[in-house]
Parts: sequence; C1' cells; structure tokens
RNA sequence: UGCCGAACCCGGUUCACAUCAUGUUCCGGGGCGGAGGAACCAAUUGGGGCGUUUUAUCCCCAUGGGGCGAAUCGAGGGCUUUUCCCGCUUCGUAGCGCAACUCUUUCAGCGCGAGCCCGACAGCUAACUCCGCAGGCACUACUGAAAGA
Repeated sequence: UGCCGAACCCGGUUCACAUCAUGUUCCGGGGCGGAGGAACCAAUUGGGGCGUUUUAUCCCCAUGGGGCGAAUCGAGGGCUUUUCCCGCUUCGUAGCGCAACUCUUUCAGCGCGAGCCCGACAGCUAACUCCGCAGGCACUACUGAAAGA
C1' cells in the first nucleotide's frame, strides 16, 4: 500500500509515549452483520408386513435436527475388513475470491471449495428480544488485457 471477512466511521475520555501523531481504557452517536420470534402460508421421515377396491389403522426395522460460512456433491485408490460405514488420500464439481481511481461485462490467468457452534430444540415471520464488529494474508511493484459508464 492492497486483499479475504459483517468485523467499520465520528466525538469525548483514561493510560502509555512525553509536541503532533499513534496505540490503548471507558462512554456516547452513526453504520454494517447474525439469531430468536405472530397471523397468513407451508410442513407432517423412509422401507417392509397385515388389512383393503383404494386409503386409514396396527406391527417391525432404519434415521435425530438446526445455525454461521462460498465451502456443496460425485468418482477412484489405499488402510481396515466377511461386508458396510467412518477416518486418510487423488481427481473432479455446485459455489466463492483476486488482479491497485470506482462500477459492470468479456477473454486469458491464479487461488478457495474449510472450519466451528447449538445440544433434543428453532419453517416463514410484523411488533418485539438477544448477539457480533474478530481473525488471517499478499506486496515494495504502477502491479494481465479489452469495451462501456
């Protein structure tokens, strides 16, 4: 200086430093993001058996559900092994990000495609209630190109 992300801006103030500035504590204002939460609407697990015109009822087996986020889904391999599942690994994939004044589109290029949380529980949802404003990374160069605004 720039990037991912909601994770920023302004004013006052404590402390550090001792001008400024910067960081920091607390308070206030603005802004951004997330969750819960009516009516209306939506929703009422799957398989098998009995029964039956068809449903329903009944019996048995299997399976929890949800949130933040782009981060979903599939195939192969090896390990284990009677087999399956899980974990490991490779390739792809829904989707996401980057390119330097800003925005949109296109071409070529480079990356990501994770992780965490709730704790038996939440659809949507006005009023209302609650919560977050972190963390991480690249560069020392006018930073790929084109068109429009």

Record summary
The RNA shown here (c-di-AMP riboswitch aptamer (ydaO/yuaA leader)) has 149 nucleotides and comes from a marine eukaryotic metagenome. RNAcentral holds the sequence, with entries from MGnify. Its Rfam family is "c-di-AMP riboswitch aptamer (ydaO/yuaA leader)". Rfam links the family to the GO terms regulation of gene expression and cyclic-di-AMP binding. The prediction has a mean pLDDT of 75.